Transfer RNA from uncultured Kangiella sp., 81 nucleotides, folded computationally. Lineage of the source: Bacteria > Pseudomonadati > Gammaproteobacteria > Kangiellaceae > Kangiella. Rfam family: tRNA. It is annotated as a transfer RNA. Its mean pLDDT, the model's own confidence on a scale to 100, is 82.

[in-house]
RNA sequence: GGAGGGGUUCCCGAGCGGCCAAAGGGAUCAGACUGUAAAUCUGACGCGAAAGCUUCGGUGGUUCGAAUCCACCCCCCUCCA
Repeated sequence: GGAGGGGUUCCCGAGCGGCCAAAGGGAUCAGACUGUAAAUCUGACGCGAAAGCUUCGGUGGUUCGAAUCCACCCCCCUCCA
C1' cells in the first nucleotide's frame, strides 16, 4: 500500500431505521439463608423524587425519527504484498 472484520454502559457481549437507557452474563450495592464466610436465592444497578434529560470511537450528513444508513477521520484484529 491492497482486501476483509471490528470499536456499545464499570467489564464482557447481543442489538431489525421507530416497540431502546439498549437482551444476557460478570462485577458492584442492599436483603434472605449461614455461628462467620463462600455458594445459592431475591431486588437494584446512566443521571433524576418524578416529569424528563443525555449516551453506542470522533466530526459531519440523510431522515419526521440513527447504536443501526452514508461520507471522511482515529484506533484495534486478520489476510495479501